[in-house]
Context: one part of a larger RNA
Molecule: large-subunit ribosomal RNA, domain I
Organism: Gloeothece verrucosa PCC 7822
RNA sequence: AGCUAACGGCGGAUACCUAGGCACACAGAGGCGAAGAAGGACGUGGCGACCCACGAAAGGCUUCGGGGAGUUGGAAGCAAGCGUAGAUCCGAAGAUAUCCGAAUGGGGCAACCCAAAAAACGAUCAGUUGAAUCCAUAGACUGAAACGAGCCAACCGGGCCAAUUGAAACAUCUUAGUAGCCCGAGGAAGAGAAAGCAAAAGCGAUUCCCUAAGUAGCGGCGAGCGAAAGGGGACCAGCCCAAACCAUCGACCUUGGUUGAUGGGGUAGUGGGACACUCACAAAGAGACUAGAAAACUUAAACGAAGUAGCUGAAAACUACACCAAAGAAGGUGAAAGUCCUGUAGUUGAAAAGCGGACUAGCUCGAGUGUAUCCCGAGUAGCACGGGGCACGUGGAAUCCCGUGUGAAUCAGCGAGGACCAUCUCGUAAGGCUAAAUACUCCUGUGUGACCGAUAGAGAAACAGUACCGCGAGGGAAAGGUGAAAAGAACCCCAGUAAGGGGAGUGAAAUAGAACAUGAAACCGUUAGCUU
Numbered sequence: 001a002g003c004u005a006a007c008g009g010c011g012g013a014u015a016c017c018u019a020g021g022c023a024c025a026c027a028g029a030g031g032c033g034a035a036g037a038a039g040g041a042c043g044u045g046g047c048g049a050c051c052c053a054c055g056a057a058a059g060g061c062u063u064c065g066g067g068g069a070g071u072u073g074g075a076a077g078c079a080a081g082c083g084u085a086g087a088u089c090c091g092a093a094g095a096u097a098u099c100c101g102a103a104u105g106g107g108g109c110a111a112c113c114c115a116a117a118a119a120a121c122g123a124u125c126a127g128u129u130g131a132a133u134c135c136a137u138a139g140a141c142u143g144a145a146a147c148g149a150g151c152c153a154a155c156c157g158g159g160c161c162a163a164u165u166g167a168a169a170c171a172u173c174u175u176a177g178u179a180g181c182c183c184g185a186g187g188a189a190g191a192g193a194a195a196g197c198a199a200a201a202g203c204g205a206u207u208c209c210c211u212a213a214g215u216a217g218c219g220g221c222g223a224g225c226g227a228a229a230g231g232g233g234a235c236c237a238g239c240c241c242a243a244a245c246c247a248u249c250g251a252c253c254u255u256g257g258u259u260g261a262u263g264g265g266g267u268a269g270u271g272g273g274a275c276a277c278u279c280a281c282a283a284a285g286a287g288a289c290u291a292g293a294a295a296a297c298u299u300a301a302a303c304g305a306a307g308u309a310g311c312u313g314a315a316a317a318c319u320a321c322a323c324c325a326a327a328g329a330a331g332g333u334g335a336a337a338g339u340c341c342u343g344u345a346g347u348u349g350a351a352a353a354g355c356g357g358a359c360u361a362g363c364u365c366g367a368g369u370g371u372a373u374c375c376c377g378a379g380u381a382g383c384a385c386g387g388g389g390c391a392c393g394u395g396g397a398a399u400c401c402c403g404u405g406u407g408a409a410u411c412a413g414c415g416a417g418g419a420c421c422a423u424c425u426c427g428u429a430a431g432g433c434u435a436a437a438u439a440c441u442c443c444u445g446u447g448u449g450a451c452c453g454a455u456a457g458a459g460a461a462a463c464a465g466u467a468c469c470g471c472g473a474g475g476g477a478a479a480g481g482u483g484a485a486a487a488g489a490a491c492c493c494c495a496g497u498a499a500g501g502g503g504a505g506u507g508a509a510a511u512a513g514a515a516c517a518u519g520a521a522a523c524c525g526u527u528a529g530c531u532u
């Protein structure tokens, strides 16, 4: 030095565990903010650096409920207290709530300065003034009142709008109206009561799902893109104006017009309404409107069955003999517990707040016949040109939208049925509102998992968006396990009043001793044997 065996060191794999994650289901909530938010700074404790809680009334204050013996947070210890005259704690409603921050008296290098009583700015209303320009208007000033402003995960509507990529290159095309940026809103949003579909039969607002269907089509007919009707389901809900006409009041031009305000009237496609006539005019029903409002539910809780002995360090395992069950969900307890604890099934419960909306009251909502006249949404529809969007790339390109120009008709009307025309059929544009079925989850509760189990699962099981890196935007870790209980090793010895160790003691175990459960391998040793 090598090999073998045993025993150690180092190391932290493996199996076990879970305090943390991940995914989803059901229910709730779907906003907070000038009454100052989100997010922070600085403070508040007897000893207090950090976290958490709180705000100069500062580890807390008040009231009302619950609860019933301990208590002064994580977090030990010392000190000093509080509590059956009901504390701590749990719930509801309040008070207080420094400074910064939309930040709003002025400033500012956020958490500060200057001032002194000021909601800064915008919108609204009222008043006073007031140009070009006569009346006027714009504008200015003053006051009132307190509407907006900022934040927020996804979902939603809208505006602007890429490229990588694919086409095996690339330009039309695709990626994609996606990502990104911006605006706006709600708990949903948007859409929505046919100028619709269809096809000789009919349907009857919208939305969503399945299908139709990878079909019809579109397409350097390449890559690719890709419907709709119809059928089956979910959910169902329909309404209000403008106009004609009438009444009242007013304005302007002046002898009948124009026009404004308010009220009535009226809302349709087997055309409707005005108008004329007739019947009812008050019940029933309906309502998405207004004002009240019961139960239920939510935010604390309460009661709640039934087992002992032996064995063991410890029993819940095993043995023996029992019991409960509307409760054999689960978690904990010295090991594996229906009967030990918390609970579970079941039953009960709210002063206060929220939610809820049975019910009550008000309010709103009539029908028929008829013909002449009147009304039925205008710079609109249509058309031309240029674009966009429709599954549809200009195509024979309808339908829908925008820009420029032109520019109708009023029911004997107008639009559509994929150029266009006729016939036929369907509908009634140029005003508005509308629940549900649908989308999402920053957040709360409960529950589930052929989800993870510390190199996994979140980046983060732990004081993590921390330490650390970067001027900055930004990037971004590592790190879990003594034991049932600290019983965390009194005392003695070596030593430097060390580190470390040896006894003693605790414990079931200390090769469980805090560098602490298990403790693989690489690597380093000790002892023994063999070989050289």
Base pairs, nucleotide, nucleotide: 001531002530003529004528005527006526007525008524009523016481017480020452021451022449023448024447025446026445027444028443029441030440031151032150039100040099041098042055043054044053046078047077050074051073052059061094062093063092064091065090066089070082071081072080105114106113107112121148122147124144125143126142127141128140129139155186156184157183158182159181160180166173170220196203197202207234208233209232210231211230217225218224238433239432240431241377245264246263247262248261249260250259251258252257253256269411271376272375273374274373275370276369277368278367279366285365286364287363289362290361291360292359297354298353299352301348302347303346307321308320309319310318322339323338324328330342331341332340382406383405384404385403386402387401388400392418413428414427415426416425417424468475469474488516491503492502493501494500